This is a predicted structure of a 92-nucleotide RNA (SAM riboswitch aptamer (S box leader)) from uncultured Ruminococcus sp. Its mean pLDDT, the model's own confidence on a scale to 100, is 84. The sequence is in RNAcentral, with records from MGnify. Of the family's consensus pairs, 93% are formed in the model.
[in-house]
Formats: sequence, structure tokens, C1' cells
RNA sequence: CUUAUCAAGAGCGGCGGAGGAAACAGGUCCUGUGAAGCCCGGCAACCUGAUAUUCAAGGUGCUAAAUCCUGCGGUUUAUACCGAAAGAUGAG
Repeated sequence: CUUAUCAAGAGCGGCGGAGGAAACAGGUCCUGUGAAGCCCGGCAACCUGAUAUUCAAGGUGCUAAAUCCUGCGGUUUAUACCGAAAGAUGAG
């Protein structure tokens, strides 16, 4: 850069010890009843494998809330819906 997906799924564990939910702004949340991070466990999206409408869990990934919501554009009285951008992940 191209392309697909992003409303499913996944812990009453151990270490850790104050933040976290990508960045900025606004909101809304999670958090000493223990955040981030690491380990273990788990999940199964893509790749992969098999005895193949399923299963496995090797690679990547994921494991609060829609990518937590809004930010730009369109429709709309409102609410709401659709799309874009940005981002994340896989494959090339």
C1' cells in the first nucleotide's frame, strides 16, 4: 500500500501495586471489593491442520462496555439511521 473483518466468544487464578478505557477534545465508565504490566488459564476472528455444515489450537490476535459514545458528511422536527475519516487485527 491492497483487501477482509470489527454488536459473537473468553478467569471468583498467581505476581504486581495506581492508574486505565489508542492519540487530542468532550462525555460516559472501570478501578485498593486491586488499574496498567507479566505469568497461567481461556476464546476462536484470520491463517493453518484434520477423521470437515464440525473439530483442533500450531502462528498472529483477543480475553469490561458496539472500535464504550461523540467529533466529518448525508437524511431527519426530534430521536434515530446510513456513510466517511481515524484506529485495531488478519492475510497478501